The RNA shown here (SAM riboswitch aptamer (S box leader)) has 133 nucleotides and comes from Prauserella cavernicola.
The organism belongs to Prauserella, within Bacteria.
The sequence was found by an Rfam model in a public genome assembly.
The model forms 93% of the base pairs in the Rfam consensus.
Its mean pLDDT, the model's own confidence on a scale to 100, is 78.
Parts: sequence; structure tokens; C1' cells
RNA sequence: CGCUCAUCCAGAGGGGCAGAGGGAACGGCCCGUUGAAGCCCCGGCAACCGGCGUCAGCCUGUCAUCUCGAUUCCGCGAGGUAGCUGACGAACACGGUGCCAAUUCCGACCCGCGUCAGUGGGACAGAUGAGGA
Repeated sequence: CGCUCAUCCAGAGGGGCAGAGGGAACGGCCCGUUGAAGCCCCGGCAACCGGCGUCAGCCUGUCAUCUCGAUUCCGCGAGGUAGCUGACGAACACGGUGCCAAUUCCGACCCGCGUCAGUGGGACAGAUGAGGA
């Protein structure tokens, strides 16, 4: 940043400074002087990326390396390591992020069910990560 993909009903808070707002936006409903936002310290959660482990496949492209076999040579075949891809996993200790009221707090638009209340699904928007330009 009018881009792409994945995820979003789980999980995890104390202290200090500060002093009135905060939950994106609109409506609702909440949180907040028993202290909001913000900043700092410490702690935690999680598992998106790196890294790590196990297993499987490939081993191909101009290219790795080792062992074995046959071979006069060129070169060939099989297997391993490395590598690549995928799945699963955790001591996820370590690195890069993220997060730690309420499902992304709920709705707002569309569809289904329902007499209504409501309920299920989807979209939009948003957040986070990985990538792209």
C1' cells in the first nucleotide's frame, strides 16, 4: 500500500509513573477515580516465521558428497549423507513478531430456519502473521 494467502468461539497480568478516558469506525452494550489511554519494568500465553526433532517422498534441472557393484575408458546402476518438499510434533530452551476483559464484545449487509424472540451460515470491515510490489 484499494495487493495475495492463512488464522481469528482456545489461551495468558502484576507493579511503577500518569490522571480521564477506553473497547477501530456507526448503533448497542460494556470497562474505567476500587484508576481509562499512554509510557516503563517484570511476568505469562500462543505457535505465524526462523530454528529444532521424527516420519514419508524426491534426489530432478548445468551442479554436491560417500560407499558398494559391474566396466578398458566415457559413463552407468543401487544405497546413504547433504539438500529440497510435505506431514506431524515439542525442551518450542533460542531468534523475529504478536497477544494477555467480554467470540474480532454483539450487531449493522445477504441467505436459511423460526409466528415472534431468536438462531445457524456467509459477506463487508478489522486485527495478526507470512509473502509481494